A computed fold for a 539-nucleotide part of an RNA from an uncultured bacterium, annotated as small-subunit ribosomal RNA, 5' domain.
[in-house]
Context: one part of a larger RNA
RNA sequence: GAAUCAACGCUGGCGGCGUGCCUAACACAUGCAAGUCGAACGCGAAAGGGGCUUCGGCCCUGAGUAGAGUGGCGAACGGGUGAGUAACACGUGGGUGAUCUACCUCUGAGUGGGGGAUAACGUUCCGAAAGGAGCGCUAAUACCGCAUGACGUUCCGGGUUUGAAGACCGGGAAACCAAAGUCGGGGACCGCAAGGCCUGACGCUUGGAGAGGAGCCCGCGCCUGAUUAGCUAGUUGGUGAGGUCACGGCUCACCAAGGCGACGACGGGUAGCCGGCCUGAGAGGGUGACCGGCCACACUGGGACUGAGACACGGCCCAGACUCCUACGGGAGGCAGCAGUGGGGAAUAUUGCACAAUGGGCGCAAGCCUGAUCCAGCAACGCCGCGUGGAGGAUGAAGGUCUUCGGAUCGUAAACUCCUGUCAGACGGGACGAACGGUCGUCGGUAAAUAAUCGACGACCUUGACGGUACCGUCAGAGGAAGCCCCGGCUAACUCCGUGCCAGCAGCCGCGGUAAUACGGAGGGGGCGAGCGUUAUUC
Numbered sequence: 001g002a003a004u005c006a007a008c009g010c011u012g013g014c015g016g017c018g019u020g021c022c023u024a025a026c027a028c029a030u031g032c033a034a035g036u037c038g039a040a041c042g043c044g045a046a047a048g049g050g051g052c053u054u055c056g057g058c059c060c061u062g063a064g065u066a067g068a069g070u071g072g073c074g075a076a077c078g079g080g081u082g083a084g085u086a087a088c089a090c091g092u093g094g095g096u097g098a099u100c101u102a103c104c105u106c107u108g109a110g111u112g113g114g115g116g117a118u119a120a121c122g123u124u125c126c127g128a129a130a131g132g133a134g135c136g137c138u139a140a141u142a143c144c145g146c147a148u149g150a151c152g153u154u155c156c157g158g159g160u161u162u163g164a165a166g167a168c169c170g171g172g173a174a175a176c177c178a179a180a181g182u183c184g185g186g187g188a189c190c191g192c193a194a195g196g197c198c199u200g201a202c203g204c205u206u207g208g209a210g211a212g213g214a215g216c217c218c219g220c221g222c223c224u225g226a227u228u229a230g231c232u233a234g235u236u237g238g239u240g241a242g243g244u245c246a247c248g249g250c251u252c253a254c255c256a257a258g259g260c261g262a263c264g265a266c267g268g269g270u271a272g273c274c275g276g277c278c279u280g281a282g283a284g285g286g287u288g289a290c291c292g293g294c295c296a297c298a299c300u301g302g303g304a305c306u307g308a309g310a311c312a313c314g315g316c317c318c319a320g321a322c323u324c325c326u327a328c329g330g331g332a333g334g335c336a337g338c339a340g341u342g343g344g345g346a347a348u349a350u351u352g353c354a355c356a357a358u359g360g361g362c363g364c365a366a367g368c369c370u371g372a373u374c375c376a377g378c379a380a381c382g383c384c385g386c387g388u389g390g391a392g393g394a395u396g397a398a399g400g401u402c403u404u405c406g407g408a409u410c411g412u413a414a415a416c417u418c419c420u421g422u423c424a425g426a427c428g429g430g431a432c433g434a435a436c437g438g439u440c441g442u443c444g445g446u447a448a449a450u451a452a453u454c455g456a457c458g459a460c461c462u463u464g465a466c467g468g469u470a471c472c473g474u475c476a477g478a479g480g481a482a483g484c485c486c487c488g489g490c491u492a493a494c495u496c497c498g499u500g501c502c503a504g505c506a507g508c509c510g511c512g513g514u515a516a517u518a519c520g521g522a523g524g525g526g527g528c529g530a531g532c533g534u535u536a537u538u539c
Base pairs, nucleotide, nucleotide: 001539002538003537004536006535007534008533009532010531013386014385015384016383017382018381019379020378021344026342027341028340030339031338032337035073036072037071040070041069043067048061049060050059051058052057080297081296082295090221091220092219093218094217095216096215099214100213101212104210105209106208107207108206109205110204111203112146114144115143121136122135123134124133125132126131152176153175154174155171156170157169158168181202182201183200184199185198186197189196190195223269224268230260231259232258235257236256237255238254239253240252241251242250272294273293274292275291276287277286278285279284299320300319301318302317303316322333323332324331325330350376352375354373358372359370360369361368362367389419390418391417392416399410400409401408402407423480425475426474427473428472429471433466437461438460439459440458441457442456443455444454483528484527485526486525487524488509489508490507494523495522496521497520498519504511505510
């Protein structure tokens, strides 16, 4: 000099864009942060309103609404944190002839026929509660057989390859494995009807390919100290088996005795890694906040279940610590999500608004949910921009300070005159961010038909948290807006008074013991300016 997730002191007008618990991965009150689908399925209230009544109640409506339940998809994303980890964790480059992949895209084939349950519900009961038990009824795109089935899986042969079990070619008389419907429209025909039947959309089953995602393996790179020198029994390899989506001591039985190490093993300390960021001419050094990628974790430790995907932050089970409820028998909880509280600390914000936009989940859709996100609030924490006025104005006023007492200086500074009107203030106007979506119409495509559905176009209606914000116009009037540090040398800026090795200053050298440009005050000056200094840290 530059830099910072800064803090502290003094000071403080406005705006834009960013940033904001670096400490206790300490403990957490309260609210919210993951739901959605009635176009998968069976149930199904109440208040209110109306009517009747023997005053007990009943009927209609509310309404197939609210609602819970079965089922599907999501909940493995998104959001947080950096504890652990020196490791194939990360970075980079490869491999998978050792693999998986829900939803999505393209493409092939299929979607036949049956069955038995169970929640909800009803009823009985246990419990303080959390919850639970028995009996009875019922549905499905829930569950289970059967049929059919190849280009699938298994098997055999060929050939390719360093190597085949993959791909390819061939084989079978072999073996195994599927499925579900829902909603809309419709002429003829069938049917008492529902419907069959035809057709469109969304699904379902089974293949192939892709996209994106994931697992596993390998080469190289990746902090510190030798006052850590030896380490290792599933250890190293083999055979066989098990296990996994998949290779493998991953696990196990047996066999062999290996494997690693001064090119630093093993053990200790420290640490998430990277793109980047800071500094520097560069080489390098430092660093890993915000934003992006990867990893790890979710009160502590362990475990599996479900699932395409987890060993799962707002799931389950066990153990532990802690907190809460209890009728003492037993239960409930996990902010390193967003706010917020206590605590710790030099130190870090609102228990805000909205789903309008972007994105995500579910849904045919309308839509619902979304503390992701978009915004607003607080903070000079940072960067950037603007303002605190402009021009004129000498008798160089008053006043302050210094003085050689002549004057010098503050100083065109002020007063005064003439202007301007940014920002703040008042009043008025007032956006972009809106694309979508809905209704109707026209046209086109799709059946056997003009329908439904889909697409394009047109008309109309509707959607903004921010926010009456940005921006624009009008109004008045210099009015409301300057400080901080320094002045011995380094280093830019000097005098007076006070003090008298005292009080004090100080980054280094050093100042102060009676004329101190170094202490304190004043006048003046220098520097920067809504900031200026100090401290800490890095280059």

The coordinates come from a structure-prediction model, not an experiment, and the mean pLDDT is 87.